[in-house]
RNA sequence: GCUCUUGUAGCUCAGUAGGUAGAGCGUUAGGCUGUUAACCUACAGGUCGAAUGUUCGAAUCAUUCCAGGAGCG
Numbered sequence: 001g002c003u004c005u006u007g008u009a010g011c012u013c014a015g016u017a018g019g020u021a022g023a024g025c026g027u028u029a030g031g032c033u034g035u036u037a038a039c040c041u042a043c044a045g046g047u048c049g050a051a052u053g054u055u056c057g058a059a060u061c062a063u064u065c066c067a068g069g070a071g072c073g
Stems, first nucleotide, its partner, number of pairs: 001072007010025004019056001028042004049065005
C1' cells in the first nucleotide's frame, strides 16, 4: 500500500429483499421475607463509530473517513 471483516444500551449480543430499535445480564425503584440472598413486577438507559449522499422513509444501500482484528505484498 491492497483485500476482507467487526463497530447497536453499563456488559454480552440479536436485528438485511429499507418501514416505530430489541433480548439476556447489570443498575435503580417496588413487591415478597424477621433480615439478606433467591424469586416476581416496573422504570430508566441508544442521535445504531463519524460525515455526506440515495430515498417519502436508512442500523440496513452508496461514498469517504476513524478505531479493532485477519490476510496479501
Annotation:
The prediction has a mean pLDDT of 80. Transfer RNA from an archaeon, 73 nucleotides, folded computationally. It matches the Rfam family "tRNA". From the family's description: Transfer RNA (tRNA) molecules are approximately 80 nucleotides in length. Its family is annotated with triplet codon-amino acid adaptor activity in the Gene Ontology. The sequence is in RNAcentral, with records from ENA.